Annotation:
Transfer RNA from a Patescibacteria group bacterium, 72 nucleotides, folded computationally. It was read from a public genome assembly. The coordinates come from a structure-prediction model, not an experiment, and the mean pLDDT is 80. Rfam family: tRNA. Rfam classes the family as a transfer RNA.
[in-house]
RNA sequence: GCCCCUGUAGCUCAAUGGAUAGAGCAUCUGCCUUCUAAGCAGAAAAUACAGGUUCGAUUCCUGUCAGGGGCA
Numbered sequence: 001g002c003c004c005c006u007g008u009a010g011c012u013c014a015a016u017g018g019a020u021a022g023a024g025c026a027u028c029u030g031c032c033u034u035c036u037a038a039g040c041a042g043a044a045a046a047u048a049c050a051g052g053u054u055c056g057a058u059u060c061c062u063g064u065c066a067g068g069g070g071c072a
Base pairs, nucleotide, nucleotide: 001071002070003069004068005067006066007065010025011024012023013022018055027043028042029041030040031039048064049063050062051061052060
């Protein structure tokens, strides 16, 4: 330098272009317990960035950024 893949919650992962983007673990609050753990109920928390297509984009297209891999 060229090509390919990935980027979603604190972490690991879902989501066929269509109702409020979900799950597990973690965090916080309450209940329970002599206390802790476990259990139960609830809460907070995310689509890398900028454009484009579309009635509608996490999804499709372009560019940038970051990470990983391959070729030279």